[in-house]
RNA sequence: AGAGUUUGAUCCUGGCUCAGAAUGAACGCUGGCGGCAUGGAUUAGGCAUGCAAGUCGAACGGGACGCCCUUCGGGACGUCUAGUGGCGAAAGGGUGAGUAACACGUGAGCAACCUGCCCCCGAGGGCGGAAUAAGCGCUGGAAACGGCGUCUAAAACCGCAUGAGGCUUCCGGAGCGCAUGCUCCGGUCUCCAAAUAUUCAUACCUUGGGGAUGGGCUCGCGGCCCAUUAGCUUGUUGGCGGGGUAACGGCCCACCAAGGCUGCGACGGGUAGGUGGUCUGAGAGGAUGGUCACCCACACUGGGACUGAGACACUGCCCAGACUCCUACGGGAGGCUGCAGUCGAGAAUCUUCCGCAAUGGGCGAAAGCCUGACGGAGCGAUGCCGCGUGAGGGACGAAGGUCUUCGGAUUGUAAACCUCUGUCAUCGGGGACGAACACAAUGACGGUACCCGAAAAGGAAGCCACGGCUAACCACGUGCCAGCAGCCGCGGUAACACGUGGGUGGCGAGCGUUAUUCGGAUUCACUGGGCGUAAAGGGUCCGCAGGGGGCCUGCCACGCCCGCCGUGAAAGCCCGGGGCUCAACCCCGGGACUGCGGCGGGUACGGGCGGGCUGGAGUGUGUGAUGGGCAGACGGAAUUCCAGGUGUAGCGGUGGAAUGCGUGGAUAUCUGGAAGAACACCGAUGGCGAAGGCGGUCUGCUGGCACAUCACUGACCCUCAGGGACGAGAGUGUGGGUAGCGAACAGGAUUAGAUACCCUGGUAGUCCACACCGUAAACGUUGUGCGCCAGAUGUUGAGCGGUCGGCCCGCUCAGCGUCCAAGCUAACGCGGUAAGCGCACCGCCUGGGGACUACGGCCGCAAGGCUAAAACUCAAAGGAAUUGACGGGGGCCCGCACAAGCGGUGGAGCAUGUUGCUUAAUUCGAGGCAACGCGAAGAACCUUACCCAGGUUUGACAUGGCACCGACCGUCCGUGAAAGCGGAUCUCCCCUCGGGGCGGUGCCACAGAUGCUGCAUGGCUGUCGUCAGCUCGUGCCGUGAGGUGUUCGGUUAAGUCCGGCAACGAGCGCAACCCAUGCCGCCAGUUACCAGCGAGUGAUGUCGGGGACUCUGGCGGGACUGCCCGUGUCAAGCGGGAGGAGGGCGUGGAUGACGUCAAGUCCGUAUGGCUCCUACGCCUGGGGCCGCAAACGUGCUACAAUAGCGGGUACAGUGGGUCGCGGCGCCGUGAGGCGCCUCCAAUCCCGAAAGCCCGCCCCAGUUCGGAUUGCAGCCUGCAACUCGGCUGCAUGAAGCCGGAAUCGCUAGUAAAGGGGUAUCAGCUACGAUCCCUUGAAUACGUUCCCGGGCCUUGUACACACCGCCCGUCACAUCAUGGAAGCUGACCUCACCCGAAGUGGCCGGGCCAACCGCAAGGAGGCAGGUCCCUAAGGUGAGUUCGGUGACUGGGAUGAAGUCGUAACAAGGUAGCCGU
Repeated sequence: AGAGUUUGAUCCUGGCUCAGAAUGAACGCUGGCGGCAUGGAUUAGGCAUGCAAGUCGAACGGGACGCCCUUCGGGACGUCUAGUGGCGAAAGGGUGAGUAACACGUGAGCAACCUGCCCCCGAGGGCGGAAUAAGCGCUGGAAACGGCGUCUAAAACCGCAUGAGGCUUCCGGAGCGCAUGCUCCGGUCUCCAAAUAUUCAUACCUUGGGGAUGGGCUCGCGGCCCAUUAGCUUGUUGGCGGGGUAACGGCCCACCAAGGCUGCGACGGGUAGGUGGUCUGAGAGGAUGGUCACCCACACUGGGACUGAGACACUGCCCAGACUCCUACGGGAGGCUGCAGUCGAGAAUCUUCCGCAAUGGGCGAAAGCCUGACGGAGCGAUGCCGCGUGAGGGACGAAGGUCUUCGGAUUGUAAACCUCUGUCAUCGGGGACGAACACAAUGACGGUACCCGAAAAGGAAGCCACGGCUAACCACGUGCCAGCAGCCGCGGUAACACGUGGGUGGCGAGCGUUAUUCGGAUUCACUGGGCGUAAAGGGUCCGCAGGGGGCCUGCCACGCCCGCCGUGAAAGCCCGGGGCUCAACCCCGGGACUGCGGCGGGUACGGGCGGGCUGGAGUGUGUGAUGGGCAGACGGAAUUCCAGGUGUAGCGGUGGAAUGCGUGGAUAUCUGGAAGAACACCGAUGGCGAAGGCGGUCUGCUGGCACAUCACUGACCCUCAGGGACGAGAGUGUGGGUAGCGAACAGGAUUAGAUACCCUGGUAGUCCACACCGUAAACGUUGUGCGCCAGAUGUUGAGCGGUCGGCCCGCUCAGCGUCCAAGCUAACGCGGUAAGCGCACCGCCUGGGGACUACGGCCGCAAGGCUAAAACUCAAAGGAAUUGACGGGGGCCCGCACAAGCGGUGGAGCAUGUUGCUUAAUUCGAGGCAACGCGAAGAACCUUACCCAGGUUUGACAUGGCACCGACCGUCCGUGAAAGCGGAUCUCCCCUCGGGGCGGUGCCACAGAUGCUGCAUGGCUGUCGUCAGCUCGUGCCGUGAGGUGUUCGGUUAAGUCCGGCAACGAGCGCAACCCAUGCCGCCAGUUACCAGCGAGUGAUGUCGGGGACUCUGGCGGGACUGCCCGUGUCAAGCGGGAGGAGGGCGUGGAUGACGUCAAGUCCGUAUGGCUCCUACGCCUGGGGCCGCAAACGUGCUACAAUAGCGGGUACAGUGGGUCGCGGCGCCGUGAGGCGCCUCCAAUCCCGAAAGCCCGCCCCAGUUCGGAUUGCAGCCUGCAACUCGGCUGCAUGAAGCCGGAAUCGCUAGUAAAGGGGUAUCAGCUACGAUCCCUUGAAUACGUUCCCGGGCCUUGUACACACCGCCCGUCACAUCAUGGAAGCUGACCUCACCCGAAGUGGCCGGGCCAACCGCAAGGAGGCAGGUCCCUAAGGUGAGUUCGGUGACUGGGAUGAAGUCGUAACAAGGUAGCCGU
């Protein structure tokens, strides 16, 4: 410090996710030792048991025990003790429920206060009285606990005295304060003290003043969320008087007034103890408040007071309530949020331990007692820190494991083994500090820490990860299964991602996971973000509060700055030092604590107050432009309607039609009339307005603006939350109006449907008046104002200068446009009308969906508007630009693509391939073009992969090893369908004598598989496409993907060439080079040829010969837009012409760029992996691949007269031939047979047909057509039944030119005719391929169909239009809204009841102290009563939950249904509002 994830790729925006640190943690696996910390975070749920607050006999009377004395009554002493009394119990300890508050923090204040114990100072402690517990007696009750009588003490209680003094009242004086006022002095009036114990000392008590400590009260400032909480308040705000308190106060009460709080957030709701600090972070900040420390609050829940210095009191009291327990049923008892412990709930949190030795607290004169505060120990890897599980040597790199290309690699110096050490643990010995309090005594921890010794490598390693992020890879298993997953994503047969193993990486007594916080996230942006198109400018203006504000100057000192003082507790943090062996931990010192307050100083800036100024702003004067607004009047064109005239059969409408109108006279046309709405031309890229918006003419009223002028005012300004006004269209209300247009609606079409698009009609509405609504893609998607920062150009308005004037030119200001510099921007783009550079203020944004939604509130007559969530869900959603692809987008251009033409297919019969069906099997593959006469260039057996049956197992075939036997071959026999099995006969070679070769048998390695995967592959092939494209290097442009080059203007068959150009070159393609063919030449000439010469025949190059010709085959030439004319950019090229056998690529072939289709092929072969191994291998016989209701493709033959038939007759070129082609002769009607020659072939052989000539046939299912069938034959072959070909005779089917649709071909082509060859015994060949013969027609042209190339455009596509994608419906799951109601909680109001208790009042019952002789009084108590009031009750209501038949939408889910809305002009441009 960043990284992963949206895309084909890119940049940006933006969310999600990860790596870090942390925790009072929990869970999983694992676990050796120690130190220091830490440990009920959930039910402030309930609690058994024990302990946690007592102490003082030096306050008091008594009792018990011991001991001493005794006059026997008792007394003294000691110890213990219930009770009276004193102090404490208000501390310490726990918890965080409540509390949004002066509760806390911080800083002040009290002239409005209190303070036991402690300290200092002053004064004092005299006299007297009456009771009462305990005790004793009686007595009630189960108990808890009482009742009555009687005796008694005190430092308990009461009275009196004294009064230094204090309090109250009044008077006088002095001083002081911001103020209410305070302080002091003197006088005066009233009232007020005390306690004793003791020999002393001492302790104690009373009063007054002061101090210290602790507390009470008040105030400034600071620190949570919700505005879908906007108004709150009646003791409320203040006053007067009183009550009350330690004290101020409306704290309380009576009366009076009507105030008080609030947008700087009152009131209400939710949440929460606060702080020092803690965690994180670079910081700012964010989160948090456990342990420790300070403050607060609480003590079963609620209420209340009493006592006291202090409480409204955790282990006190009273009452009410809930709960638990005891009970004799009459009544009672209790409160662990003290320490342990228990149950419950929970993912989860410890011992019912030791000790008062230390520190501290209470009481006591003290000894001392008490102390679950505390000091320790225990449990828990909960955290932090430290240590160990050994160290060195050790290669044959052991064994084992794993992998392997089988060579090896790795685990790995790791182990073994050798040498050594001794931390921890274990055992033995020694053994503390902590103790302070004269001396002595005193240690829970603890025989602990620590020290010494002994023995022994002996007892001590795991966890997670290994696809990327992220460090670490192989094998096997699994096969979208099982599973993983933080995000992206893995798994569908080779998974580095699942599981296991090996290996590796990381950390280590731990390691992972989960949860949570901060970080990364500059992703709420103070530091430190944005708003044209990504989320985001309010529809517009006015404007209060608020925020901001020109120049000069004086004063103030609020902000601001400086210095000093106080405070900012300790701990923590940081720095330095020190103590435990180190560290963690602890101690000491310093810093920091950024804050608050006080005093002093400064005055630049901001602010305040005062004075002045004119530049901002405004006013005046003059001129001007204007669809700015409102009202009234007027005008013409057009449409429709009405009346009349003319006139006749149609009109209208559309892609084409129909509905509709018209003989009752339409449309058309003319005249007249009526009505409503809108204002052509001018008109603009122009004007005006704040926006919405505004358009005939004239008039009236009215708003704003510009320019000129420089007189006036003197900062009067800018912006604006809330608020107000305006606000297109649609819509609403009432009343009018209605020509045209026209939602709804109706009809006609279209269509699969058509609730649409098109057509004919047509109501609301559109118009007017008044009143609502308040929205919009209200957009420049750009808030308003001001200033600053290069230019160019057009236009509107005004002015100035030049000119006599006009035109025109120059200049200035204001507006409206265009192009651009700098700059900005993710890019697109913006660019003085900023999206540049700044200032001021407002509005708004924070991932997508849910959701311009729900609920609530406000507004509206309604429709609805404004404000505006959450659950849930996704890993994206987006912006701009790039490259492609695509478009029922555009431009240019090709191709038998269409058109033009010729011939076919689709109909028939047959052949053949395919589907389907059938079958024991009908083997398999190929599947739009680019499968289907394809793999098949030869299925009767074989082939053959399929089926049935019979056999076989080292195999039909290869290599190697071991053992045994033996040649093999051939012949024969048995059995059998054959294979096979069994048998007979015959029969080796080499040798170093071990053996080897060859063969067989047995065994072992292995063979074998047309078994699977073409989606694991190689190779080959098809296809786009013989299309003209596809790229690279360097440079340049761009943040980048990428572009440029390759685009552009011409041209070409061509990215072919030329020109231009930030490109310049280059490669693969194109072309050429290669082959064939067309002309010529040279050379050569047998088997080819034969002109001339010769010979010969019935005839023939038959022979001699020839080398001329044809031809053969080798080498050359020839064609290059080279020449001429025109055109073109003086180009490339194109048009025409000459010459030429041939002309502009001559023709045909071979040749197939980067790539696409997971195209085809594992059944050609090769090959990874998987599978089968007495069978999925191998052999054999037979069958099947040929099966046939049906469908399709490719063909053949036809349907006839350009034909058919009969007879005659002519002309090829390829190519093939010895297990062959076959001539000739003979036989046969023929297929063919028999016999004999030539030919290993330019030598011999392989019959061309259409054509031509003559004749017949005469339009008919025929003398067309030949299917089918019967009979008889021929040939091949082991064998033609399934299932061959051919021949003859006979038979003579469909078919009379083929629906929709569809194919080929542009010249020696199509069409037509025959011929050869491969495969092959033969052949289902009508196929394939090659050859020759005859030999056309047509192309205007590129609108349309198909395919393609280039440029451009749009895109929401990128698996790329066979794309993407929307909504209803159906099903499942989830969350949520509404809902008759039901139910709960908090709270409010009214009323009822009203405990305990304080206070007030009453006073008839009761009473020791004082007064009084007494009666009685004063006073008190009980009691009664009144106010207040907890709990409770009734009723009404607010808010927030839960639940709810049914219902609404939403989200998600694999392939469901219906349509096709959007994205390309998405096929009706889309979108917004209504």
Small-subunit ribosomal RNA from an uncultured bacterium, 1474 nucleotides, folded computationally. Rfam family: Bacterial small subunit ribosomal RNA. The coordinates come from a structure-prediction model, not an experiment, and the mean pLDDT is 87.